[in-house]
Molecule: FMN riboswitch aptamer (RFN element)
RNA sequence: AAUCUUCUUCGGGGUAAUGUGCAAUUCAUAACCGGCAGUGAUAGUCUGCGAGCCUUUUCGGCUGAACUGGUGCAAUUCCAGUACCGACGGUAAAGUCCGGAUGAGAGAAGCAUUUU
Numbered sequence: 001a002a003u004c005u006u007c008u009u010c011g012g013g014g015u016a017a018u019g020u021g022c023a024a025u026u027c028a029u030a031a032c033c034g035g036c037a038g039u040g041a042u043a044g045u046c047u048g049c050g051a052g053c054c055u056u057u058u059c060g061g062c063u064g065a066a067c068u069g070g071u072g073c074a075a076u077u078c079c080a081g082u083a084c085c086g087a088c089g090g091u092a093a094a095g096u097c098c099g100g101a102u103g104a105g106a107g108a109a110g111c112a113u114u115u116u
Base pairs, nucleotide, nucleotide: 001116002115005112007110008109009108010107017029018028019027031096032095033086034085035049036048037047038046044084045083052062053061054060066082067081068080069079070078088099089098090097
């Protein structure tokens, strides 16, 4: 340094303000947020995964959204501009509130251990 096995820990953020209304963090004007791994260069919108939904609960299936210009050897990832997306149940219609969830989880880090 790689590798094997076990264990431990960690592992998702966000409605300011105003208006209408009996009532809205749900509507309107607007504000804000971005899991994990990969990719020649940093990604919510590329590729894959997790989460979520369906199922015979196994296998498996479904599953959102971006363009233009610039720099550069190289970026749909950086810079500039303008866009777009976001499960289920509850409730005045919810990506952001409450709930399933002190859950699950892609994965990350560390101790020990096996082998090289």